[in-house]
This is a predicted structure of a 138-nucleotide part of an RNA (small-subunit ribosomal RNA, 3' minor domain) from a bacterium.
Context: one part of a larger RNA
RNA sequence: CACCGCCCGUCAAGCCAUGGGAGCCGGGGGCACUCGAAGUCGUGCGCUCGCAAGGGCCACGCCGAAGGUGCGCUCGGUGACUGGGGCUAAGUCGUAACAAGGUAGCCGUAGCGGAAGCUGCGGCUGGAUCACCUCCUU
Numbered sequence: 001c002a003c004c005g006c007c008c009g010u011c012a013a014g015c016c017a018u019g020g021g022a023g024c025c026g027g028g029g030g031c032a033c034u035c036g037a038a039g040u041c042g043u044g045c046g047c048u049c050g051c052a053a054g055g056g057c058c059a060c061g062c063c064g065a066a067g068g069u070g071c072g073c074u075c076g077g078u079g080a081c082u083g084g085g086g087c088u089a090a091g092u093c094g095u096a097a098c099a100a101g102g103u104a105g106c107c108g109u110a111g112c113g114g115a116a117g118c119u120g121c122g123g124c125u126g127g128a129u130c131a132c133c134u135c136c137u138u
Stems, first nucleotide, its partner, number of pairs: 003101001005098001008094002011091001013088004018083003023078006030071005039063001041061004046057004104125009
């Protein structure tokens, strides 16, 4: 590139990352119960060695790693389906905004509608035009 302008949203296509998600799979640590190796410690009818002090064996008990069961926490992967987001020369539908943008626009709220949006109520001027008042500049 100056209205033959600018510009909004749905829908359609492609790519990218991401949220939810019935579930499925795995990691980490926690708690409770169960089971309980080695070993220290403690106790002891017993067996054994020793003249004895005592030693050894054995049995039992406390603690006790690993294992098992259950509960809940956290992290990651995957996941039918689903939500929006970003980007992509020339797709579809309309025309919401920008001029009084052709119903002034916007804000809040509610209802409705393929979509931009429309309508109701309240508010703002960051509205044009017209009239009057006060003022400023020339």